FMN riboswitch aptamer (RFN element) from Sutcliffiella cohnii, 150 nucleotides, folded computationally.
RNA sequence: AAUAUCCUUCGGGGGUGGGUGGAAAUCCCUACCGGCGGUGAUGAAACCUAUUUGUUUCUUAGUCCGUGACCCAAUUUUUUCUUGAAAAAAUUGGUGGAUCUGGUGAAAAUCCAGAGCCGACAGUUAAAGUCUGGAUGGGAGAAGGAUGAU
Numbered sequence: 001a002a003u004a005u006c007c008u009u010c011g012g013g014g015g016u017g018g019g020u021g022g023a024a025a026u027c028c029c030u031a032c033c034g035g036c037g038g039u040g041a042u043g044a045a046a047c048c049u050a051u052u053u054g055u056u057u058c059u060u061a062g063u064c065c066g067u068g069a070c071c072c073a074a075u076u077u078u079u080u081c082u083u084g085a086a087a088a089a090a091u092u093g094g095u096g097g098a099u100c101u102g103g104u105g106a107a108a109a110u111c112c113a114g115a116g117c118c119g120a121c122a123g124u125u126a127a128a129g130u131c132u133g134g135a136u137g138g139g140a141g142a143a144g145g146a147u148g149a150u
Stems, first nucleotide, its partner, number of pairs: 001150001004147007017029003031130002033119002035067004043058005062117002071094011099115005121133003
């Protein structure tokens, strides 16, 4: 230094003001928010150089490439009972949202400007990205540590 196993810690934000109404943080106007990894023409620092070019590190996307929560199915195991169903867990697979225009430029899906768009399930006096709940859960992953072998 790379890899394997294990342990610990961390690991999601947001309803302002008004309208209608019997009733809405759910509708309408306005407001607000953006998980994780990658890429990246952003920005910063250091190095190199006479300067430019260049090198390294950190950093830069809700809407690009992947991915997680949620939901569905199958398999396995366990539990329950009304004996063929139900529930739980694990594994595997599947479903699952959204961007254009202009500018600069050799090059823009990422820069700058403008205008858009998207957001699991269940609940609710009335339809929810923002309230309540499953969830003191799970989790992509991040950081640190231990052990073994090369």
NCBI's taxonomy places the organism under Bacteria, Bacillota, Caryophanales, Bacillaceae, Sutcliffiella.